This is a predicted structure of a 1686-nucleotide part of an RNA (large-subunit ribosomal RNA, half A) from a Candidatus Microgenomates bacterium. The organism belongs to Candidatus Microgenomatota, within Bacteria.
Context: one part of a larger RNA
RNA sequence: CAAACAAUGGAUGCCUUGGUGCAAGAAGCCGAAGAAGGACGUGGCUGACCUGCGAUAAGCGUCGGGGAGGUGGCAAGCAACCUUUGAUCCGGCGAUUUCCGAAUGGGGAAACCCACACCGUGGCAACACGGCGUACGCCCCGCCAGAUGGCGGGGUGGGGUAAGUCGGGGAACUGAAAUAUCUUAGUACCCGGAGGAAAAGAAAACAAUAGUGAUUCUCUUAGUAGCGACGAGCGAAAAGGGAAAAGCCCAAACCCCGACAUUAUGUCGGGGGGUUAUAGGAUCUCUCUUUUUCCAAACAGAAAAGAUAGAAGAACAACUUGGAAUAGUUGACCAAAGAAGGUGAAAGUCCCGUAUUCGAAAUCCUAAUAGGUUUGUUGAGAGACUCCUGAGUACCACGGGACACGAGAAAUCUUGUGGGAAGGUAUCCCGGCCACGGGAUAAGGCUAAAUACUUCUUGCGACCGAUAGUGAACUAGUACCGUGAGGGAAAGGUGAAAAGUCCCCCGGAAGGGGAGUGAAAUAGUACCUGAAAUUGUUUGCUAACAAGCAGCCGAAGCCCUGAGCUUGUCGAAGGGUGACGGCGUGCCUAUUGAAGAAUGAACCGGCGAGUUAAUUGAUACUGCUAGUCUAACCAAGUCAAACUUGGGGAGGCGAAGUGAAAGCGAGGCUUAAAUGGCCGAAUGAGCAGCAUCAAUUAGACCCGAAACCGAGCGAGCUACCCAUGGGCAGGGUGAAGUUCCGUGAAAACGGGAUGGAGGCCCGAACCAGUGUCUGUUGCAAAAGGCUUGGAUGACCUGUGGGUAGAGGUAAUAUGCCAAACGAGCUCGGAGAUAGCUGGUUCUCCCCGAAAUAUAUGUAGGUAUAGGGUCAAAAUUAAAGCAGUAGGGGUAGAGCACUGAAUGGUUAUGGGGCAGCAAUGUCUCAUAUUCAAUCAAACUCCGAAUACUAUUGUGUAAUUUUGGCACUCAGUCUUGCCGGGCUAAGCUGGUGAGACGAAAGGGAAACAGCCCAGACCCUCAUCUAAGGUCUCUAACUAUUGUCUAAGUUGGAAAGGAGGUUGUUUUCCUUAAACAACCAGGAGGUCGGCUUAGAAGCAGCCAUCCUUGAAAGAAAGCGUAAAAGCUCACUGGUCGAGGGAAGCAGCGCCGAAAAUUUAACGAGGAUUAAGACAAUGACCGAAGAUAGGGAUGCCGUUGCUUUGCAACGGUGUGGUAGGGGAGCGAUUUGACGACAGUGAAGCAGGAGUGUAAACGACUGUGGAGUUGUCAGAUGUGAGAAUGCCGGUAUGAGUAGCGAGAGUCCGGUGAGAAUCCGGACCGCCGAAUGCCUAAGGUUUCCCACGCAACGUUCGUCGACGUGGGGUUAGUCGGUCCUAACAUGAGUCGUCCAGUGGACGAGUAGUGGAUGGAUAUCAGGUUGAUAUUCCUGAACCUUAGUUGUUUCGUUAUUAGUUGGGGAGUGACAAAGUUUGAUAAGUCUAGCGUUUUAAUGAUUUGGCGUUUAAGCUGUGAGUUAGUUCCGGUGAGAAAAUCUGUCGGAAUGAAGGCGAGCAGUAAUAAAAACCCUGAGUUUAUCAAAGGGAAUUAGACUGCGUUAAGUUUUCGAGAAAAGCUUCGCAAUGAGAAACAAUUAAGUCCGUACCGCAAACCGACACAGGUAGGCUGGUAGAGAAUACUAAGGCGAGC
Repeated sequence: CAAACAAUGGAUGCCUUGGUGCAAGAAGCCGAAGAAGGACGUGGCUGACCUGCGAUAAGCGUCGGGGAGGUGGCAAGCAACCUUUGAUCCGGCGAUUUCCGAAUGGGGAAACCCACACCGUGGCAACACGGCGUACGCCCCGCCAGAUGGCGGGGUGGGGUAAGUCGGGGAACUGAAAUAUCUUAGUACCCGGAGGAAAAGAAAACAAUAGUGAUUCUCUUAGUAGCGACGAGCGAAAAGGGAAAAGCCCAAACCCCGACAUUAUGUCGGGGGGUUAUAGGAUCUCUCUUUUUCCAAACAGAAAAGAUAGAAGAACAACUUGGAAUAGUUGACCAAAGAAGGUGAAAGUCCCGUAUUCGAAAUCCUAAUAGGUUUGUUGAGAGACUCCUGAGUACCACGGGACACGAGAAAUCUUGUGGGAAGGUAUCCCGGCCACGGGAUAAGGCUAAAUACUUCUUGCGACCGAUAGUGAACUAGUACCGUGAGGGAAAGGUGAAAAGUCCCCCGGAAGGGGAGUGAAAUAGUACCUGAAAUUGUUUGCUAACAAGCAGCCGAAGCCCUGAGCUUGUCGAAGGGUGACGGCGUGCCUAUUGAAGAAUGAACCGGCGAGUUAAUUGAUACUGCUAGUCUAACCAAGUCAAACUUGGGGAGGCGAAGUGAAAGCGAGGCUUAAAUGGCCGAAUGAGCAGCAUCAAUUAGACCCGAAACCGAGCGAGCUACCCAUGGGCAGGGUGAAGUUCCGUGAAAACGGGAUGGAGGCCCGAACCAGUGUCUGUUGCAAAAGGCUUGGAUGACCUGUGGGUAGAGGUAAUAUGCCAAACGAGCUCGGAGAUAGCUGGUUCUCCCCGAAAUAUAUGUAGGUAUAGGGUCAAAAUUAAAGCAGUAGGGGUAGAGCACUGAAUGGUUAUGGGGCAGCAAUGUCUCAUAUUCAAUCAAACUCCGAAUACUAUUGUGUAAUUUUGGCACUCAGUCUUGCCGGGCUAAGCUGGUGAGACGAAAGGGAAACAGCCCAGACCCUCAUCUAAGGUCUCUAACUAUUGUCUAAGUUGGAAAGGAGGUUGUUUUCCUUAAACAACCAGGAGGUCGGCUUAGAAGCAGCCAUCCUUGAAAGAAAGCGUAAAAGCUCACUGGUCGAGGGAAGCAGCGCCGAAAAUUUAACGAGGAUUAAGACAAUGACCGAAGAUAGGGAUGCCGUUGCUUUGCAACGGUGUGGUAGGGGAGCGAUUUGACGACAGUGAAGCAGGAGUGUAAACGACUGUGGAGUUGUCAGAUGUGAGAAUGCCGGUAUGAGUAGCGAGAGUCCGGUGAGAAUCCGGACCGCCGAAUGCCUAAGGUUUCCCACGCAACGUUCGUCGACGUGGGGUUAGUCGGUCCUAACAUGAGUCGUCCAGUGGACGAGUAGUGGAUGGAUAUCAGGUUGAUAUUCCUGAACCUUAGUUGUUUCGUUAUUAGUUGGGGAGUGACAAAGUUUGAUAAGUCUAGCGUUUUAAUGAUUUGGCGUUUAAGCUGUGAGUUAGUUCCGGUGAGAAAAUCUGUCGGAAUGAAGGCGAGCAGUAAUAAAAACCCUGAGUUUAUCAAAGGGAAUUAGACUGCGUUAAGUUUUCGAGAAAAGCUUCGCAAUGAGAAACAAUUAAGUCCGUACCGCAAACCGACACAGGUAGGCUGGUAGAGAAUACUAAGGCGAGC
């Protein structure tokens, strides 16, 4: 790697209990007669959940149905019952119906607490139980009253509710490519109201000279008329066709009656009358007609049909297969029934049903009914005068709103403010206004149907079928998350039937092996099928010197299979593996360009993106055709809808144009008029349907913001504030004041003492968070160690409350407002928008771009043009080539112009300098002339190309019209240019090419270079570029030179006796060049200068002599000299030598970072390098050859929408256009297959150009499918996609502060459980109590799957059982902040009402006030609760004693008041007593290994409330008399004033003594039931039980000092009047009775609370011993508790 067999996993297929859409129907409301919705209960065994029901509780009564078994489901079973005297079950009507909830007696933290009145029961009573009533607002009635009041009776409202509906208020994102009017939109949302519908509604209406005749809905008019930054957009109406149809009543004038008040006479109430457009009515007068319809009221009041239970209902057998028949075969039958479902596979005739019929005691429909009766109303006309016909209205002005209509010329409707009519000879309207004309009668009201919607029921579906369809097929709005509003899952399938595995074996169990059931157990409750990722086992081959997209092509070896035959050592075809060789840088996206080290994907499976509607355009096809089509709606057909058929012509488009229009019309317009011009006709095709493509409007291919707006939820975190409580070891300093002394005239001042101040000091608790380290997948989403700041204050902290997002709070930090705050969170508008990024799923065939121009708030977007494609039409116009005819001002060239610019000559002129001057010299300008120049914006000139026209040639293209696009980032090479530096893999232009979108060969590799354009196949041939020593296909080919540098195979200026060729010139046998030998001298040390200067510092001069030659010296050298060379000369030698230039190939110049690394490597030197030439060969997907496929064109033939043959010419391809197909799901028609085995799954010969198809085998066990059409939720590899599963990392990190060891026990199993011993840790805690919070975690027994970071026999885990006992503890009573809030007030509006806010009485509300019990014992688990003993409080009764009262100067009670008390700060300081502790003594007991004594040591020596007595101390008032103006009335009370007496007798008070207690407790000891015999242990028994001292920060009682921030309320208690009631009442003693309800377990600095965890964090208050110490620091330790779950 492959195969087989398994595991895991849950895809696929099949199935459907559940959803979903539409239609129809019913019902369209329920509720104080207590709803909706809940809580809690309710069952014989019932614990949970669902269903039902409500203390009458899976039910009761009755009336019907029904007819044999029943006691709901999950969910089997047992027991006990019911039932032909009719059960269970179904339906109608009743009964019952706990508690909460509008919730309504009061309260409240919903399902609870507390009442009051009356009645009843028990009790003498307190009290308990039962029944009924008791909220508030409004209306009506009555009473008391006269206040806006109270009481009573009756009625009504409140709340809920899916979507329509009406009204009030009313956004924003968005669109306008920005944005403000506008749009979104009167939408979302909020509020209010009503109903089964709502709303609207019987013309002060439309219209247009013709007419219609309430409203509503629909089709059409029409995307028209219009509105509109005339932008985006918005958008009617009349008329016409339909659905449905229905009309009426008041006010007023006038008349009658009544009441009230009266100046007039008026006002109010009732009745009659009256109600409208050709105006009517009233009043008066008169005529005719006569009673009916509509309508209203009253009376009585049905039925049918239907609904709510039901009933009848046809027809099949045998054989075969099979586990089973509904299958097959054979033969029958029914059908007003062949809908559907079920039954062991697929059933008209098996079951249930279906077609068709039948049926209700009761209730509903259904009572404002139909129909009926009665009464009322209701006719027509004429005449007359007067009266009536809706007022702060119409209308006007200003400001808004609604009308399609944005203030517009703006009518119409409406109204906030201000004006303000007429009134019938009138008024309003007819789109400014006026006239004429026409229509209608406002300012009052009611009104069915047609219309909208669906919580419900039923039916149906070319709707879904478990990642789908509702979020929910299942205990789903569940589990879970969040403080809360709110968010919100996953999860279906054994089998026909449980027949769900008796029994045996292994194992502690789990689990497994046999056996058995079954058709099947690989259908065994982890259960149908059982894919992939992934993980194993077995077999075959391969792999231990070998590197890379992992494959393709070739291929040895080994293994398998085995057609066949000749049967073998045979082996066709095939399969597995595969050494070795050649070639070869994944996919997608985005890009000029990706193997890219740019994006995305761990892998697999499932899901996952151009759809639908309306309106347009084009194309194809179909129908009809100068016409064509119907829309709504109606009818029929099989219940309705859909659908089909028929009707319906309202209306649309077309048939005629033109003009601004009137208009005219095959013409029209223009104009005075056109022989002109423009648009038409002449030249006729449309309309409708269906399909495809595209556009517009809609979310519009899918996913994705940050944001904006609305309505709600949050201050258990945190900020600030309010109320009420609590906390701060210890030590130090020593302010003011006071006092004493000194001093001083005094004031001051100084000193001592006292005193005890302070945003004082040091330092624990407590609060904070300075520095650093650790931690950083932590112990911890902010911690730990060490260190540090504050620590009586602007301090810290508990509980309860307040402030809310357009906001709050803030000693401002943009801090905090529930772990993300420049504007919280949740839901909604909402699928906001996104010129941006990503993704976008099967195949083949034909063609095939662009990266440019113009414009753009535009530059990465878009529009038009350009370039592509498809269709149709037109022609021969295209490209190319050739000819002819053109214009041009580029390259070049030139200097004639414009400029630049060099030298000379000549002339003139100017200037400077020198000079007396002459003149000289320098220079400038102009001009002439000569010579030589430059230019994108110079041209006296001037091409090649290109371009235009035309002629010819040419062939497959061009043009026009229409549909559909894409493209607007380009890149490199090369020619010519601009910019830049004649830099850039730079930037811009232009011509060409390539890439883009192009493969193949070459350049080692290498988008853009060279060659060359891939339809497919071939182990054929020839070539191109480029190659031919080996790698590596092809000549170590040939000829002639060069190179020595590995130059080749990187590079410049520059340099060089490299070398080859060549040119010029000089020297040379009269001896060159080089080398060697010798000379290189004298005047002179030239003069000057200089300290010196002698050839050689410097300046000047640079001569002469000798000579073969020799410089007043070319160098070195010296202080200066000296010295050594050179130039120059002679000699030796003996043949070429020197100089300069040009050309070829070489050399130096030449330094980089992992590794040679500047030939691709080896390697190459008369070459395998270079130059020149010659021949041969190799070499590509080019060309050719052979075969095949296909597009287009043409020809021919045929059976002519096409097919076949032949010929020609094509077939690379991104964006993109066009064409043709494959597969999936589902529907119809016609067929087919299936238990003799469907789909799916696994494998798969083979077939097709591809998508794909597929014989056969296995598995599987019930459905499936072909052809032709129809319809789509129709194809995935990528979206940091979604969901699930599974890998990798990896047996890795980690196991969360810390001390255990040994022995024994239990057990299947022990580091971890139990017991013991030793050791260790905490000890102002790691001990004990308690609030909050949790809510059973408490205790016992039995278990060990999971949970416990290991283990586990253990547990805060699982299962079962048990456990919380109160008159006195807490709640219950009272009030604070605050909340709520009858009346009430305020603001606003839409006004008989509502919303919001404030708030009185009241009510609620502790963190405070008030308030009656202690000790001991006891349980496995409770105790101030139980028990024992001893107490106390309230209430009631009885008895006794005493006192008061009994008709009043009235005891007592009740009610509501007055007063006092309750009742208060902080800090400092003092005193008493005492708890606790320590010490001393005594007493008891015990102790030391034979025993006794003594000594020492250890332990113990303890007790409450209550009652009686006492009581340190503390309190300066108390009592009486008189007055009184305050206490809202009164007061004998209080206050106040005056007087007298008295000075603690009273009050308060911790404690102490006695008693309680002849009791309890108790060290230690004795005894030892029991059993598992132990270091276990229940029950029981028993001692002393005293004195003194010290400390005393805690507790308690009581003071005192100082200071400024000046320090709750109410109940309760005491007392005093007042009012009512009133004959008994009170106190004490004894005794009896009552005292309901709720909490009470356990944890509680923590493994049980808050932190996701058995988490090193956080969490208020109380107690807190000893030694040392100032100490609550610190160290050690007692009691007690622990040893930290590897």
It matches the Rfam family "Bacterial large subunit ribosomal RNA".